[in-house]
RNA sequence: GGCAAACCCGCCGCAAGGCGGGGACGCAAAGCCACGGGACCCUUGGGGUCAGCCGGGCUGCCGAA
Numbered sequence: 001g002g003c004a005a006a007c008c009c010g011c012c013g014c015a016a017g018g019c020g021g022g023g024a025c026g027c028a029a030a031g032c033c034a035c036g037g038g039a040c041c042c043u044u045g046g047g048g049u050c051a052g053c054c055g056g057g058c059u060g061c062c063g064a065a
Base pairs, nucleotide, nucleotide: 002027003026007022008021009020010019011018012017025052031058032057033056035055036054037053038050039049040048041047042046
């Protein structure tokens, strides 16, 4: 130098939740991917959400992390 939890405001969504702004609890992949497990929502034919729950895959600048 980078990202940004809770919380607050605005917008979107039935919801889980997402996006933008403020804000920093943390993160050395807290960058990306729902492939396995898991949690959650709406429904019961199934369809979704979470990558900051774990595993796995792909990618990765500077640097004494």
Molecule: c-di-GMP-I riboswitch aptamer
Organism: uncultured Cellulomonas sp.